[in-house]
Molecule: SAM riboswitch aptamer (S box leader)
Organism: uncultured Chryseolinea sp.
RNA sequence: UUAUAAAGAAGCGUGGAGAGACGGGCUCUACGAAACGCUAGCAACCUCCUGAAACUCAGAAAGGUGCUAAAUCCUGAUCCGCCAAAAGCGGAAAAUAUAA
Numbered sequence: 001u002u003a004u005a006a007a008g009a010a011g012c013g014u015g016g017a018g019a020g021a022c023g024g025g026c027u028c029u030a031c032g033a034a035a036c037g038c039u040a041g042c043a044a045c046c047u048c049c050u051g052a053a054a055c056u057c058a059g060a061a062a063g064g065u066g067c068u069a070a071a072u073c074c075u076g077a078u079c080c081g082c083c084a085a086a087a088g089c090g091g092a093a094a095a096u097a098u099a100a
Base pairs, nucleotide, nucleotide: 001100002099003098004097005096010039011038012037013036014035018028019027020026022076023075024074025073040068041067042066045064046063049059050058051057052056072095078092079091080090081089082088
């Protein structure tokens, strides 16, 4: 920089108090948090392979990543639309995460 982010997929062992990016909220957690390891799975971004009406689409899943509570858990300085205004709702942008 570009693409995607309301779908999907967890057990065990070590460990022993935090975790969910940050502020606020809310939630998870001694019926065991983070982290690490093993196994299993999800997905299909990259690579490989197959097919086709072919530079895209569909399939496949060995390899490189990623992921497996809650919508990116909700929300956010700002901008736009609806509303007379406020509140509220919707959208954009920003931020964050992952891939190339």